[in-house]
Molecule: FMN riboswitch aptamer (RFN element)
Organism: Candidatus Hakubella thermalkaliphila
RNA sequence: UGUGCUCUUCGGGGCAGGGUGAAAUUCCCGAUCGGCGGUUACAGUCCGCGAGCCUUCAGGCAGACCUGGUUAGAUACCAGGACCGACAGUAAGAGUCUGGAUGGGAGAAGAGUUUC
Numbered sequence: 001u002g003u004g005c006u007c008u009u010c011g012g013g014g015c016a017g018g019g020u021g022a023a024a025u026u027c028c029c030g031a032u033c034g035g036c037g038g039u040u041a042c043a044g045u046c047c048g049c050g051a052g053c054c055u056u057c058a059g060g061c062a063g064a065c066c067u068g069g070u071u072a073g074a075u076a077c078c079a080g081g082a083c084c085g086a087c088a089g090u091a092a093g094a095g096u097c098u099g100g101a102u103g104g105g106a107g108a109a110g111a112g113u114u115u116c
Base pairs, nucleotide, nucleotide: 002115004113005112006111007110008109009108010107017029018028019027031096032095033085034084035049036048037047038046044083045082052061053060054059065081066080067079068078069077087099088098089097
């Protein structure tokens, strides 16, 4: 230093202000949020993973981006304009409220030990 084993810790954010209405953080104007690993260069929308659903337990299903510029190289940076977001609940339809969840988890960091 690498590998194997054991253990510990960490590991998700968000409707301000209004309109209508008997009632809406759910509709409308507007606001706001973005897990993890990778990727010749920094990613919610490129490739995968997790969460979610189905399951014959092998797996399967499952969202979203374009243009211009810079550059050796950018759907990742800069500028502009867009788009997406599980399930259940609710006196009115939910990415943002409540709930499963003091849960789970991709993974991240550290410690010990074994062998080389």